[in-house]
RNA sequence: AAAUAACUGAAUAUAAUCGUAUAAUCUCGGAAAUAAGGUCCGAAAGUCUCUACCUAUCAACCGUAAAUUGAUAGACUACGAUUAAUUUACUUUU
Repeated sequence: AAAUAACUGAAUAUAAUCGUAUAAUCUCGGAAAUAAGGUCCGAAAGUCUCUACCUAUCAACCGUAAAUUGAUAGACUACGAUUAAUUUACUUUU
């Protein structure tokens, strides 16, 4: 100086899984539709928490009025842990 293998430590615009947060939830205001409808906009709350606060399907209910309800499935974000991969340092061996 080079090569090979292993141990230990560290790192990451990386991947997967798990945990915590939040229930992808809820409150209020304004406008709109009406069984071929049940929508749209805005604000706040919720997290030792930044962001997000939606989509699809099914069922119920409302006899035309102003109000919706339930179920199932599907994310992102923040933090932490584990594993893998990669990089790097040290030590040992040939």